[in-house]
Context: one part of a larger RNA
RNA sequence: CGCAAGGACGUUGCCGGGCCCUCCCUCCAGUACGAGAGGACCGAGGGAGCCGAACCGCUGGUGUCCCUGUUGUCUCCGAGGCAUGGCAGGUUAGCUACGUUCGGAACGGAUAACCGCUGAAAGCAAAUAAGCGGGAAGCCUCCCCGCAGAUUAACGUUCUAUGUUAGGGUCGUGGCAGAUUACCACGUUGAGAGGCCAAAUGUGCUAGCGCAGCAAUGCGCGCAGCUUACUGGCCUCAACCCCAAAAG
Numbered sequence: 001c002g003c004a005a006g007g008a009c010g011u012u013g014c015c016g017g018g019c020c021c022u023c024c025c026u027c028c029a030g031u032a033c034g035a036g037a038g039g040a041c042c043g044a045g046g047g048a049g050c051c052g053a054a055c056c057g058c059u060g061g062u063g064u065c066c067c068u069g070u071u072g073u074c075u076c077c078g079a080g081g082c083a084u085g086g087c088a089g090g091u092u093a094g095c096u097a098c099g100u101u102c103g104g105a106a107c108g109g110a111u112a113a114c115c116g117c118u119g120a121a122a123g124c125a126a127a128u129a130a131g132c133g134g135g136a137a138g139c140c141u142c143c144c145c146g147c148a149g150a151u152u153a154a155c156g157u158u159c160u161a162u163g164u165u166a167g168g169g170u171c172g173u174g175g176c177a178g179a180u181u182a183c184c185a186c187g188u189u190g191a192g193a194g195g196c197c198a199a200a201u202g203u204g205c206u207a208g209c210g211c212a213g214c215a216a217u218g219c220g221c222g223c224a225g226c227u228u229a230c231u232g233g234c235c236u237c238a239a240c241c242c243c244a245a246a247a248g
Base pairs, nucleotide, nucleotide: 001149005160006159007158008157009156010155011154015146016145017144018143021049022048023047024046025045026044027043033038050104051103052102053101054100055099059097060096061095062094066090067089068088069087070086071083072082073081074080108140109139114134115133116132117131167243168242169241171187172186173185174184175183192237193236194235195234196233197232198231202226203225208221209220210219211218212217
């Protein structure tokens, strides 16, 4: 811009894409079959690998400053800095696989090779000439995803009137969204983010003082102190404005 008013929300699905895997064991049954040796079809159940998707409750990884220990050095201590995060042990959120869950199922339709029924031409025969069946991991559906610029521009519900509203945008605070954009939440009728407080979580028992010991150190006050991304409460910061539809 189009879809002959302008919006909001919800659908259908023309069409396109994805998926499509394989093996083992048990039962049927040591049955049918076979002299025996051997040994099924059909059907039912269970498991494994591979591939894929989603997720983080579990397990594991990461977690560059959340906690702790510790070496050297920095004017005596403390607090801290630097040395690959100095090194080492843990770890919240998030992200993850080595983790978990699920899927690759069944039915149906038309068929291939192939197997048939009825049946003439051709008094017979012949699955074929008319007609009618069976039949595959393949094809079309079914399952999952996208999709009305599907210009053949679909359908449904609902809202809208005068210089504004229906509605949208800019702007701001942000996000489990994201390169930007887009999307989503909130903007004083406010818990959207930040801060503070509390709780949770993690670490593992602060400083200081006292006691014991020659000392290193230990014990007590004290599951202490500190605590990022998680949760709640409170405070603070979050727009004024702009665009926008009436038609024979």
This is a predicted structure of a 248-nucleotide part of an RNA (large-subunit ribosomal RNA, domain VI) from Candidatus Hodgkinia cicadicola. The full RNA is in RNAcentral, with records from SILVA. Its Rfam family is "Bacterial large subunit ribosomal RNA". Its family is annotated with structural constituent of ribosome and ribosome in the Gene Ontology.